[in-house]
RNA sequence: GCAAAAUAUUUGAAAGAAUAUCACGCAAAACUAUAGGGUCUAAGGCUUGAAAAAGCUAUGACAGCCAGUUUCCG
Numbered sequence: 001g002c003a004a005a006a007u008a009u010u011u012g013a014a015a016g017a018a019u020a021u022c023a024c025g026c027a028a029a030a031c032u033a034u035a036g037g038g039u040c041u042a043a044g045g046c047u048u049g050a051a052a053a054a055g056c057u058a059u060g061a062c063a064g065c066c067a068g069u070u071u072c073c074g
Base pairs, nucleotide, nucleotide: 001026002025006021007020008019009018010017011016024064030069031068032067036066037065038062039061040060044057045056046055047054048053
């Protein structure tokens, strides 16, 4: 310097995100998501089904999962 979880409000189909309080932790908890891997969600689309539903799928999301780039003090 940052801010986990939790709580409140807002937003989103969801995952999640934003703001406030707080402080689990972190030299890289800074930046990067169509540069790479991995993870999460499934609105929409496709398939199955009589239906209810189920399955697949990212163009959605996560960098405080790995990773790439940059880098303070001593």
c-di-GMP-I riboswitch aptamer from a marine sediment metagenome, 74 nucleotides, folded computationally. It matches the Rfam family "c-di-GMP-I riboswitch aptamer". Gene Ontology term of the family: cyclic-di-GMP binding. Its mean pLDDT, the model's own confidence on a scale to 100, is 86. The sequence is in RNAcentral, with records from MGnify.